[in-house]
Context: one part of a larger RNA
RNA sequence: CGGAGGGUGUCUGAGAGGAAGUUGUCCCUAGUACGAGAGGAACGGGGCAACGCAGCCUCUGGUGUACCGGUUGUCCGACAGGGCAAGCCGGGCAGCUAAGCUGCUGGGGAUAAGAGCUGAAGGCAUCUAAGCUCGAAGCCCCUCUCGAGAAAAGACACCCUCCUAUAGUGUUCUCCAUUUGGGGAACACUAUAGGCGAGGACGGGGAUAAAAGAUCCCGUUGAUAGGACAGGGGUGUAAGCAAGGAGACCUUCGGGUCGACUUGUUAAGCCCGCUGUCACUAAUAGUCCAAGGUCGGAUUGAUACUGU
Numbered sequence: 001c002g003g004a005g006g007g008u009g010u011c012u013g014a015g016a017g018g019a020a021g022u023u024g025u026c027c028c029u030a031g032u033a034c035g036a037g038a039g040g041a042a043c044g045g046g047g048c049a050a051c052g053c054a055g056c057c058u059c060u061g062g063u064g065u066a067c068c069g070g071u072u073g074u075c076c077g078a079c080a081g082g083g084c085a086a087g088c089c090g091g092g093c094a095g096c097u098a099a100g101c102u103g104c105u106g107g108g109g110a111u112a113a114g115a116g117c118u119g120a121a122g123g124c125a126u127c128u129a130a131g132c133u134c135g136a137a138g139c140c141c142c143u144c145u146c147g148a149g150a151a152a153a154g155a156c157a158c159c160c161u162c163c164u165a166u167a168g169u170g171u172u173c174u175c176c177a178u179u180u181g182g183g184g185a186a187c188a189c190u191a192u193a194g195g196c197g198a199g200g201a202c203g204g205g206g207a208u209a210a211a212a213g214a215u216c217c218c219g220u221u222g223a224u225a226g227g228a229c230a231g232g233g234g235u236g237u238a239a240g241c242a243a244g245g246a247g248a249c250c251u252u253c254g255g256g257u258c259g260a261c262u263u264g265u266u267a268a269g270c271c272c273g274c275u276g277u278c279a280c281u282a283a284u285a286g287u288c289c290a291a292g293g294u295c296g297g298a299u300u301g302a303u304a305c306u307g308u
Base pairs, nucleotide, nucleotide: 001149005160006159007158008157009156010155011154015146016145017144021051022050023049024048025047026046027045028044034039052104053103054102055101056100060098061097062096063095067091068090069089070088071087072085073084074083075082076081093273106142107141108140109139114134115133116132117131162195163194164193165192166191167190168189169188170187171186172185173184174183175182176181196292199289200288201287202286204218205217206216207215224282225281226280227278228277229276230275231274232272233271234270235269240265241264242263243262244261247258248257249256250255
């Protein structure tokens, strides 16, 4: 931009895509059919596995430069607390992930080679000439995904499709004059200006979304993000203080100072992309766009237009 007014939702499914499955083995059928015996099936049904495809993170793991702890070097004078080298090491929620978990059949239709029925040409015969029945891991459909720009441009539900002013032109009516005229009203059309307006966009807070756009949610009638609190988790027992302490140093021999480390306070401290609660902070205030057309039918009314 189009889809014969403007929108919000929900669908239909022309068409498009995929390989979404493939294979093996075991059990039943059955030591059956068959066979003198030796041996030894199938139709059909079921279990498991491998590869492949898709999805997911409950479990098992990986990662986890959120986080917690130990420790090295160095710097911030010491302690405490930190910076730098993912320093190294031990753990690790969410997220992402595979080696983990889940799912991946069956049915129908038309056929191929082929197997047949009926049946002439050609009194017979013949699956074929007319007609009819079957028949594949293959083809089409159901089952999965997208899908109305499918121009034959679809369907359904719901919402909105309005008003005013000025100017000009025209028609009708009316008043005054009646000589050409002047004033007013209604309606239609055209032009300009203004308002209303379903809904949308911007601006605002964001994430189940994300390169930019887009998508989706929220916006005080609110838990959208932050924060606080609580829950649930990660790490593993903080600092300070107190007690103990191998030993070292000093001493007037009475004692004093230092001290790695251990224990208690302390299931501590620190931290959280998770969950819940609470409007404390910020989603405030606002701005812009926007159809306002056409056609058909019915009823009533009318000179006609308008109107419902």
Predicted 3D model of a 308-nucleotide part of an RNA (large-subunit ribosomal RNA, domain VI) from a Nitrososphaeria archaeon.
The organism belongs to Nitrososphaeria, within Archaea.
It was read from a public genome assembly.
Its mean pLDDT, the model's own confidence on a scale to 100, is 80.